Source information
This is a predicted structure of a 73-nucleotide RNA (transfer RNA) from Nannospalax galili. It matches the Rfam family "tRNA". Gene Ontology term of the family: triplet codon-amino acid adaptor activity. RNAcentral holds the sequence, with entries from Rfam. Taxonomically the source falls in Nannospalax (Eukaryota, Eumetazoa, Glires, Myomorpha).
This record gives sequence, C1' cells and structure tokens, in this order.
RNA sequence: GCCCGGCUAGCUCAGUCGGUUGAGCAUGGAACUCUUAAUCCCAGGGUCGUGGGCUUGAGCCCCACGUUGGGCA
Repeated sequence: GCCCGGCUAGCUCAGUCGGUUGAGCAUGGAACUCUUAAUCCCAGGGUCGUGGGCUUGAGCCCCACGUUGGGCA
C1' cells in the first nucleotide's frame, strides 16, 4: 500500500426483508430469610464508533473518516 471482519446498555453479545432496539451478567429497589448467600419479582441505564447521503422511515443500504483484529505484498 491492497483486501476482509468487528464497533449496539457498565461488561459479553443478539437484532430476520429497512418499520418505534433487546437478552444474560452487573447496578438499584421490593419479597423471602434470625442475618448473609441463594431464589424470585420490579426498575433505571442507549448520540447504535464519528460525519454526511438515499428514503415517508436507517442499527441495517451508500460514501468518507476513526479505531481494532486478521490476510496478502
């Protein structure tokens, strides 16, 4: 230098054909318990890496950039 993949909640990851973004763990609260732990219930938490474009509508499609991993030279 060229090619391919990852980037979504504090962490690990889903997200179908473009149609109002989720799970587990963690955190907070309540129940249970003599207490803790465990169990069960509820809640909070998102600039979907950044900017722009297409579209009635973008996590998803297009362009540029950033970052990270791999391959070729």